[in-house]
RNA sequence: AGAGUUUGAUCCUAGCUCAGGAUGAACGCUGGCUGUGUGGAUAAGGCAUGCAAGUCGAACGCAUUCAGAUGCGUGGCGAACGAGGUAGUAACACGUAGGAACGUGCCCCAAGGUCAAGAAUAACCCCGAGAAAUCGGGAAUAAUACUUGAUAGUCCGGCGACGGUAAAGAUUUAUCGCCUUGGGAUCGGCCUGCGGGAUAUCAGCUAGUUGGUAGGGUAACGGCCUACCAAGGCAACGACGUCUAGGGGACCUGAGAGGGUGACCCCCACCGAUGGAACUGAGACACGGUCCAUACUCCUACGGGAGGCCGCAGUCGAGAAUCUUCCGCAAUGGACGAAAGUCUGACGGAGCGACACAGCGUGGUAGAUGAAGUCUUUCGAGAUGUAAAUACCUUUUAUAGGUGAAGAAGCUUAUUGACAUUAACCUAUGAAUAAGGGGUUGCUAAUCACGUGCCAGCAGCAGCGGUAAUACGUGAACCCCGAGCGUUAUCCGGAAUCAUUGGGCGUAAAGGGUCCGUAGGCGGCUAUAUUAGUCGUAUGUGAAAGCACCAGGCUCAACCUGGGAUCCGCAUACGAAACGGUAUAGCUAGAGAGCAACAGAGGUAUAUGGAACUCAUGGUGUAGGGGUGAAAUCCGUUGAUAUCAUGGGGAACACCAAAUGCGAAGGCAGUAUACUGGGUUGUUUCUGACGCUGAGGGACGAAACCCUGGGUAGCGAAUGGGAUUAGAUACCCCAGUAGUCCAGGGCCUAAACGAUGCACACUAGCUUUAUGGAGAAUCGACCCUCUGUGAGGCGAAGCUAACGCGUUAAGUGUGCCGCCUGGGGAGUACGGCCGCAAGGCUAAAACUCAAAGGAAUAGACGGGGACUCGCACAAGUAGUGGAUCACGCGGCUUAAUUCGAUGGUACCCGAAGAACCUUACCAAGGCUAGAAACUAUAGUCAGGCCACGCAAUGGAAACAUCUGGUGGAUAUUGUGCUAUAGCAGGUGUUGCAUGGCCGUCGUCAGUUCGUGGCUUGAGCUGUUCCCUUAAGUGGGGAAACGAACGCAACCCUCGUCGUGUGUUACAAGUGUCACACGAGACUGCCUCGCCCAGAGUAAAGAACACUCGUUGUUUAUUCCGGGCGGGGAGGAAGGUGAGGAUGACGCCAGGUCAGCAUGACCCUUGACGCCUUGGGCUGCACGCAUGAUACAAUGGGUGAAACAACGAGAAGCAAUACAGUAAUGUGGAGCAAAUCUUUCAAAUUCAUCCUCAGUUCGGAUUGGGGGCUGCAACUCGCCCCCAUGAAGGUGGAAUUACUAGUAAUCGCCGGUCAGCUAUACGGCGGUGAAUAUGUUCUCGAGUCUUGUACUCACCGCCCGUCAAGUCAAGGAAGCUUAUAGUACCCGACGGCCCGGUUCAUCCGGGACUAAGGUAAGAUAAGUAACAGGGACUAAGUCGUAACAAGGCACGGCU
Repeated sequence: AGAGUUUGAUCCUAGCUCAGGAUGAACGCUGGCUGUGUGGAUAAGGCAUGCAAGUCGAACGCAUUCAGAUGCGUGGCGAACGAGGUAGUAACACGUAGGAACGUGCCCCAAGGUCAAGAAUAACCCCGAGAAAUCGGGAAUAAUACUUGAUAGUCCGGCGACGGUAAAGAUUUAUCGCCUUGGGAUCGGCCUGCGGGAUAUCAGCUAGUUGGUAGGGUAACGGCCUACCAAGGCAACGACGUCUAGGGGACCUGAGAGGGUGACCCCCACCGAUGGAACUGAGACACGGUCCAUACUCCUACGGGAGGCCGCAGUCGAGAAUCUUCCGCAAUGGACGAAAGUCUGACGGAGCGACACAGCGUGGUAGAUGAAGUCUUUCGAGAUGUAAAUACCUUUUAUAGGUGAAGAAGCUUAUUGACAUUAACCUAUGAAUAAGGGGUUGCUAAUCACGUGCCAGCAGCAGCGGUAAUACGUGAACCCCGAGCGUUAUCCGGAAUCAUUGGGCGUAAAGGGUCCGUAGGCGGCUAUAUUAGUCGUAUGUGAAAGCACCAGGCUCAACCUGGGAUCCGCAUACGAAACGGUAUAGCUAGAGAGCAACAGAGGUAUAUGGAACUCAUGGUGUAGGGGUGAAAUCCGUUGAUAUCAUGGGGAACACCAAAUGCGAAGGCAGUAUACUGGGUUGUUUCUGACGCUGAGGGACGAAACCCUGGGUAGCGAAUGGGAUUAGAUACCCCAGUAGUCCAGGGCCUAAACGAUGCACACUAGCUUUAUGGAGAAUCGACCCUCUGUGAGGCGAAGCUAACGCGUUAAGUGUGCCGCCUGGGGAGUACGGCCGCAAGGCUAAAACUCAAAGGAAUAGACGGGGACUCGCACAAGUAGUGGAUCACGCGGCUUAAUUCGAUGGUACCCGAAGAACCUUACCAAGGCUAGAAACUAUAGUCAGGCCACGCAAUGGAAACAUCUGGUGGAUAUUGUGCUAUAGCAGGUGUUGCAUGGCCGUCGUCAGUUCGUGGCUUGAGCUGUUCCCUUAAGUGGGGAAACGAACGCAACCCUCGUCGUGUGUUACAAGUGUCACACGAGACUGCCUCGCCCAGAGUAAAGAACACUCGUUGUUUAUUCCGGGCGGGGAGGAAGGUGAGGAUGACGCCAGGUCAGCAUGACCCUUGACGCCUUGGGCUGCACGCAUGAUACAAUGGGUGAAACAACGAGAAGCAAUACAGUAAUGUGGAGCAAAUCUUUCAAAUUCAUCCUCAGUUCGGAUUGGGGGCUGCAACUCGCCCCCAUGAAGGUGGAAUUACUAGUAAUCGCCGGUCAGCUAUACGGCGGUGAAUAUGUUCUCGAGUCUUGUACUCACCGCCCGUCAAGUCAAGGAAGCUUAUAGUACCCGACGGCCCGGUUCAUCCGGGACUAAGGUAAGAUAAGUAACAGGGACUAAGUCGUAACAAGGCACGGCU
């Protein structure tokens, strides 16, 4: 000192959270010692038992006793201290500083006095009552108890004369006492200034109240009390009320200022079961005294009594929680006493509690085979770890024994220690008696393995967990602290997050809707005087303890002792006069007034005008009008709309008109008049600080709304109807009431906005505009220049989170006011004030979330925009969709119909060949180290082993058994065989764990980087812009300069030419042909047009200079260069010549675990492995995709004739010939191919038939007969022949491909392959078109821009009702309780007053008064039927409101 958390990323704002310190603490786990502190915070709840205040015989009586002495009582002093607690109290209670009208036992000083007499009484004795507590009667007696008299000074009253008031003795001495007075000291009572809680949702309070007079009362002043008189007193500087609370020294925290607290210790106050009261006394209205009342507890013989732990221990209760019914008066202190001494739960000590602070220890040194164990592992090893073991050493602590203090002082000697078997010291024994807690994702130091699988759980915040969890649980390792460690609670800090130090308000929360103005705050220049602010000096005080500093004492420290410092404050005295205040005298720069002008939708009232609209009447006129995206409702033949004329009505004022003007704001617009407010300029005539702001307060305040009375043309909430729609209580249309208008009265809110309070001053400019004044000029103006006041734009500095603001500040300063402090709940509830109502103003909390938000950035998206491209559309050609068939998919079926692929980017796709095999599926049968592989070990090898396999038996086969046979390998040999152990195997799952490969956008032109620059930053620039291109292709410009992957080129094929070669082509020679190499095309040539840049020339006008000239702008023109377009020449080919291969960064968790590879999981003897037979993948009511063939005459049939190319061929292609109608067969020449074969190409041409029809079109389907392949054509092959001859006559909505050798059409070849369901796929050549004006629209893509609340990125986000559950708060008929008062009733004790009296008293009465009772309200709580809203809760319902123009822009008020 900061950190985490809003976002895809960024900056800001803002809240939440964490790291630190602290505690009278508690809880969890653990626990060795010592010292010093500390320990009932809750129930001021109740208390058993013991103790906590007595003492004096030197005041006195009595009893007892030999005496010492003891007991009872009278008397004196003490008991008002000490000890405890914090209930009450917001107060002169406390703190601090002062004051005057007082008291003061014991103590100190001083002066004086202490004479005489008397009457009683307790104890005791006698009698009596009562359970007890206790009490009554009689008799006797003493005193330092009580009374009277005398005396009287300095005492009291009184002006004085004068009057009044005292005393106590004890004693042998000494001495101690007593009385009066004065003084002192101490302590106390009283008064005052100032200071320190919350709340204004408490705004008015007060009758002894404020003052006076008289009296009473007190120690003393005083309404302290009483009577009378007056009507005062307090309050926004917060009275009164309510809530909370003992105050201070101090303590905790903090850099400080502050914030929080008031345990222990000290000072003060108050209290003593609750309430009240007095008595005694120096002192009390009295904790361990009295009386009364109340509640509670106890005793009782029921008649009546007793009690007060908030003293020390202790107990119960409540609580998260707080100790021994200990020892001693040895020390310190207190009471009494002359003293010895007695008493002292004050105090001194010990005990208990890790509650806190401080100190010490649990060992030290050496010790590697880096032991074992455990954990991890890449299997090599690594970690635990010198740690252990082991060896040597030490003894703090522990245990045992011994020695042994200080604390001790008292007149002296002597005696006296609870603690204490103490501390300390010495000796002995022996590593011996002693380690845990929390954490390890980030913040925050410290990581691996296993288990679990959004489960169990963790969590302070962010967050972790859905099969590879460093975040859960366990283990290991590591980190932190250590006799402790964590958690919880609370306080301060961090938090500048209430900001005095030290914040803000345009958009994040926040400027009052506006003005006037009261209190208050602040205030121009000069002079004089003064001074409660301010400054200085001195004095007093600011208790001690504590903190900090310096010393000292316990072995150190904690702890304790001493010293000074500090105590920031208050008071008094003296001084200063700059600033501020006050007073006085002036000034004119602020402010205001006068005079002269000026502009204006400023306001109020009255009058008036035209256009439009509508209504009425009349004319003309005829079938429609109106309205919409399209319609309909509606109006119209009873005459609309349209048009003309006349008349009525109400509202609003076109053009001028503008970024204009005026007003405080709201707001103000035809014209005229009247009245009236404000502003500006000029002049510098007057006043002389008269000023600024402004809490409360007053006035004004759009629209809507309310009340009363008018008015109502148009528009138009509500409402009705028509449409739209799934619905449409909307958007659109047709109507239409309130309202909108006028007058009067209310309401008082707006996104009342510049989201920007008012005033003043200062700080670059440029430009536009409204309106004044001046200058110069002019006949006069305009133009021009200067200078004010307003209204705008752009911008220096500066400010700002950025956007932006910028002399009209959001800059720099001053003064005053208002307001803010996370989001939601909520501008809501309750209360109050206002209002006719609607409602307005003021204004919370519980609960809940970790965000909500501002600005900007990159994307994505938009039923946003601009531009561009593409067979995308358009223009064309041929199709698909209809028919039949083939094939694929879905669906259905099935024992199985194996699996995958599913918008584009699945569907003649994986599959370039399912009868068996393939084959993964089904049924059945079989095998189990396995059908195939590797390693190790062991064994075996010639009468042996292995392979093949005829025959035979069983079997469906696999297979098993057996006999004979054939072949092979070989001799110190094998890739042999057998056995065992490791293991094999899996087309089982996960393509969302993966590699590889592929599809798609897309052969679209994009995607990035380095350096530099800009920005707080994310990012931007470059890559944008202009021209151009097929192209981010090229050029120009430009804070960019370069570069990379893509484009293009390089590669292949074809087209032209040349050269070379010449096997097979050709009869030859040759070179049509084949192959190889090379040439050729590149904006190269000519011309025209457009654009850009540079240079030159000329002209115009501008700025600066002004002697020359310089700079930049515009126009014209010339030259050169670059880009693009049109045309031409040459050429085989012309603008990329045509085609192919080649596919950027990336996107779709796209596809594939079934091609292959591969992590993890799963199965492995009734297998998810392997073998076999048969079946299935071909199953058929249907739907879809891709194709083939057709529907015919541009055709079909028959006959004849012509012209290719790419290819393939040995388990092959197969010729000639022959047989067969044909498929095919027989046969085998030739050929490993420019040689032979496949191989007759077909469309075409010629001739002829068919003549528009279900046909001589079409060929499905079916029957019969054959052929071929193959172990095998039943399920389930192909081909041939004969016969049969279906649908179909060009195809709905919709939809596909193609821009030239292309489409269309015609045939040929190949792969796979025994054969073939190939009409598929991949190639080859033949014939060979049409059309493109163009980019409005559809689809897709690209670039720029715009909006955004989206970023999982529109298949996004998100709102409200309803339904379910939970929670808190408010309302509420009512019910309950408490608090403080008011009125009345009753009224104890007690003092006071009155009367009587047997006069130290007693009796009676009176007012006062505690408690109690009655009544009506107030306030505060609790509870509650019920109703309403709020918040929250993975996957409920209904819609789609908002975010894009969100599909009606959104929003505010009503």
Small-subunit ribosomal RNA from Rhabdastrella globostellata, 1454 nucleotides, folded computationally. It matches the Rfam family "Bacterial small subunit ribosomal RNA". The source organism's lineage runs through Eukaryota, Demospongiae, Heteroscleromorpha, Ancorinidae and Rhabdastrella.